[in-house]
Context: one part of a larger RNA
This record gives sequence, structure tokens and C1' cells, in this order.
RNA sequence: CUGGGCGUAAAGCGUGCGUAGGCGGUAUGUUAAGUCUGCUGUGAAAGCCCCGGGCUCAACUUGGGAACGGCAGUGGAAACUGGCAAGCUAGAGUGUGAUAGAGGAUGGUGGAACUCCCGGUGUAGCGGUGAAAUGCGUAGAGAUCGGGAAGAACAUCAGUGGCGAAGGCGGCCAUCUGGAUCGACACUGACGCUGAGGCACGAAAGCGUGGGGAGCAAACAGGAUUAGAUACCCUGGUAGUCCACGCCCUAAACGAUGCGAACUGGAUGUUGGUCUCAUAUUGGAGAUCAGUGUCGAAGCUAACGCGUUAAGUUCGCCGCCUGGGGAGUACGGUCGCAAGACUGAAACUC
Repeated sequence: CUGGGCGUAAAGCGUGCGUAGGCGGUAUGUUAAGUCUGCUGUGAAAGCCCCGGGCUCAACUUGGGAACGGCAGUGGAAACUGGCAAGCUAGAGUGUGAUAGAGGAUGGUGGAACUCCCGGUGUAGCGGUGAAAUGCGUAGAGAUCGGGAAGAACAUCAGUGGCGAAGGCGGCCAUCUGGAUCGACACUGACGCUGAGGCACGAAAGCGUGGGGAGCAAACAGGAUUAGAUACCCUGGUAGUCCACGCCCUAAACGAUGCGAACUGGAUGUUGGUCUCAUAUUGGAGAUCAGUGUCGAAGCUAACGCGUUAAGUUCGCCGCCUGGGGAGUACGGUCGCAAGACUGAAACUC
């Protein structure tokens, strides 16, 4: 390279935007680069292959042919691909009217609970566990009532419900703002798909500076348990968890399933639209579009399972895999304040 693969065996980049590139709807004309075809030139000889000849045969040698898979020139064809011209509207998009939503950012605000502080009542316990102890409490705890402070999170509603590209998003209100869906018409006229590099976003933990700190809680201390107990259980408790700004860039970042498009029986639930019929007390029935689940024809699969949200049947583009260990290590490079991240071997061994 050819070929085979990527849900679970090795393999889909965490996700998007997008450059180059690759690929690209429909109809007409033109061109003739790709494509097809005729001819010409060239493709040295020898060798290989085929048919003959000469050494008694063969090796060897010699004649002819074929081949030289190619390149160039020239004449022609025009279906397909490409170029050019001028069109089309089924892809894509814009306008217009509606709709749903924890989509994002900022500011404000509410109640419950926990903790702490102050005051009242009140007295001997509280707390914790398998049982205890450490711990708290006569300097008045716990319980209970009133007042205050502060931080963080938003019960019920809540739903294989919704939104978002993914990470993710949940009290309420306002402002700013992104996207999606549906309906009817009008408009643009292929403006499209994918996407090496690149850029942006990216849970938690972690890092820097400055705030904040109620609860929880790595580390740490103590009490238990135990043969031991650097744990599980208990009492405490600091980073952190929160905010602002700047980094880090990882994950079982999972649907372990890249994106886009087309095609291929159904049944049933649910979310958001639109339409028709029925009801006119409101609950119903059906159609259709977009999402989200369950079960399943065909088909696929090693099986499990997937099955119009495909892992079915095809096309376009990208990424990735090639036995286990060594190893996501070493070295080098790039990035980072660091932690480390990305890229990523070999010897050896089975």
C1' cells in the first nucleotide's frame, strides 16, 4: 500500500466553531483538463516469452515474432467528472407570526434549616455507639421561648419532564443575551457537508492574588475496634468547598456508540407546536412536524443486544486500532507558577 475493523474483544478526539483539503442538488449551452477511441513517433541492443535454424543432445548460439504494461504529438467522441456562461428550487438560509424551556450573564430579593452570640424560664445531665470512651455541662449545658448575626444550599412542585455543542443548568423578580420548534406566505438561489492544522469552551480536584468562612470536611489530633488498625465507627478539626480575577485542561468528559444525508413494517407512553372531526359541561378521536422513552417485523451481531434516536441498507468527510507486559514509562519537543498535561518509543520478556 491492499485489506479488515472501532457499543462491551485493540480502536470515536471531552465538545463546538472553522482554515486548507476532500466531497457535493437540478436542467441547458459551451469547453475538452480527466475519460474513451483512430493514427504517427518513440519505448537501443542483449535478456525474459513464443515459433524455427546450428553445434550428435543440452547448456550455448542464431533468425523471426511477441512484449516493452509507458511517454509525446495529432485527428475524433461528449455520456460521466471537472472548467466557463446563464438558469431552477426539492438542500441551505433570510424575513414575517406564534410557542416552550433549571440555556447563559449581571443585579436584587424570600422563607425553612444548621451554627454562633445576647436575654428569659429551668436543673443535671447532654452527646455519641454494636457497646463505649474521648468531647460538652453546676463558671448553669442539653431542653424551651424571644431577639440578633453570618454563610451556604434552595424541600414540596419534580416527571426515563425541559434546556444546552459538550462540561453542565433547579427558590423568586428584573435587565441584558444565545439557541431551538411550529405555521403560512414571501425572498436569496447550492450560498452546502465534513474538517488536517488553528481557535474557543471544558465537572471535580489543584495553583496564584485578594476577600469570605455557617455547615461539611482531605491532612491532622484524640477516643474506640483489633493480634496490629497509619482504616472502617465516634469526638474534634485545617486546607478546601463560597466570591472576584488569572491559571490548570484532566475524567467511567459514557449512549463506553464522530458528524451530516438518504432509504427501510409496526405497537405503546410522554414533552412542545399545528391542523381536522366530535363535544358545546372541559376531559375525546385522528393526522402531521420536532424532541424524549419502552417493546419489537425485517435485517445486523461472536453473543449480549441494536432495531426510523440503528449497532439495518448506502454515500461524503474526519479521528482512531493492529498481541500482553515493559508503558502512557524513558528521551526530545511544546505548554504550565507548580502539580503536571499533550506528543510518545525501544531494549528485554511471555
Small-subunit ribosomal RNA, central domain from an uncultured Rhodanobacteraceae bacterium, 350 nucleotides, folded computationally. Model confidence (mean pLDDT): 89 of 100. Its Rfam family is "Bacterial small subunit ribosomal RNA".